Annotation:
A computed fold for a 95-nucleotide RNA, annotated as c-di-GMP-I riboswitch aptamer. The coordinates come from a structure-prediction model, not an experiment, and the mean pLDDT is 86. The model forms 95% of the base pairs in the Rfam consensus.

[in-house]
RNA sequence: AAAUGAAAAAGGCAAAACUGACUGAAAGGCAGUGACGCAAAGCUACGAGUCUACGUUCCGGGUGUUACCGUGAAUAAGAUCGUCGGGUUGCCACU
Numbered sequence: 001a002a003a004u005g006a007a008a009a010a011g012g013c014a015a016a017a018c019u020g021a022c023u024g025a026a027a028g029g030c031a032g033u034g035a036c037g038c039a040a041a042g043c044u045a046c047g048a049g050u051c052u053a054c055g056u057u058c059c060g061g062g063u064g065u066u067a068c069c070g071u072g073a074a075u076a077a078g079a080u081c082g083u084c085g086g087g088u089u090g091c092c093a094c095u
Stems, first nucleotide, its partner, number of pairs: 002095001004093002012038002017033004022029002036082001042088003046085003049080003055075004059070003
C1' cells in the first nucleotide's frame, strides 16, 4: 500500500416498540428508554428507488364573477445514507 472479514480483543453505532408539556404542513428529525441487527449502520442526497405534498398546477363542486370547499390527480424545492449504487475518511485481525 492492496485484498479479505473465519475467529478474537479494545471500543463504536443502534432497528422495532414505548415516552416527550422538543421540532416540522407532512414524511421525517431530535432527546430518553431499548437491543433487531451493523466492519463502515462513519460522513456525503451525487445517481436510482422509496416516503411525504406546505405550496403550485389540474380536475370536480360552488358563485353573477371572485372568494371558498375536496378521503380527487400530478408535482420536490422536503425527507430517507439502517433501500441500492457512487464519492470520501477510518479501528482491529489476517494474507